[in-house]
C1' cells in the first nucleotide's frame, strides 16, 4: 500500500420545502434584502395515445382514493402513506387531510411559470443484503 475477516458506530422526524455568497441593520445573538446552487411542481411540439361521452363540468398539488353502511354523523374494509445510514421482507403503532385553477390543460424536447411553507418527539420489532467511519 492492497485485499479479506471480526467488533463497534452512523450525528432527531414528516415534507420538495435546503445550502452558499454578498450587502444592510444590530453591542451581539440574530433578522432583512439580493444573487446563485440544489430539490420539487405546473404549462408547453413532432411522435405516440385517445377518438369525440365535454354542468352529471373538467383539471392540479398532496399518501390522502375507492367500496359498504347510516335519515345524517360516528363506523368497517380494500388500496395508498409514515416510523432515525440505505434497501427487501416481517411485527407493531399511526395517517388516509386540506387547498388551488376557473370552462381550460393526455404524453411531450426546446422554452416558460411557480414553491422552498407548515407541523411535530411516533428514536417500532426481528432477520437478510449493502454503503461509510473507527478499532483489530
Nucleotide at each position: 500500500u492492497a485485499u479479506u475477516g471480526u467488533c463497534u458506530g452512523u450525528c432527531g422526524c414528516c415534507u420538495a420545502a435546503u445550502c452558499g455568497u454578498u450587502u444592510c441593520a444590530u453591542a451581539a445573538a440574530u433578522g432583512a434584502a439580493a444573487c446563485g446552487a440544489a430539490c420539487g411542481g405546473g404549462g408547453a411540439a413532432c411522435c405516440c395515445a385517445a377518438g369525440u361521452u365535454u354542468u352529471a363540468g373538467g383539471g392540479g398539488u398532496a399518501a390522502a382514493u375507492c367500496u359498504c353502511a347510516u335519515u345524517a354523523a360516528a363506523g368497517a374494509g380494500a388500496g395508498g402513506a409514515g416510523u432515525a445510514c440505505c434497501u427487501u421482507u416481517u411485527c407493531a403503532c399511526u395517517c388516509u387531510a386540506a387547498c388551488c385553477c376557473g370552462c381550460c390543460a393526455g404524453c411531450u424536447a426546446a422554452c416558460u411559470c411557480c414553491g422552498u411553507a407548515g407541523g411535530c418527539a411516533g428514536u417500532u420489532u426481528a432477520a437478510g443484503g449493502g454503503a461509510c467511519a473507527g478499532a483489530u
c-di-AMP riboswitch aptamer (ydaO/yuaA leader) from a bacterium, 136 nucleotides, folded computationally. The coordinates come from a structure-prediction model, not an experiment, and the mean pLDDT is 78. It was read from a public genome assembly, where an Rfam model found it.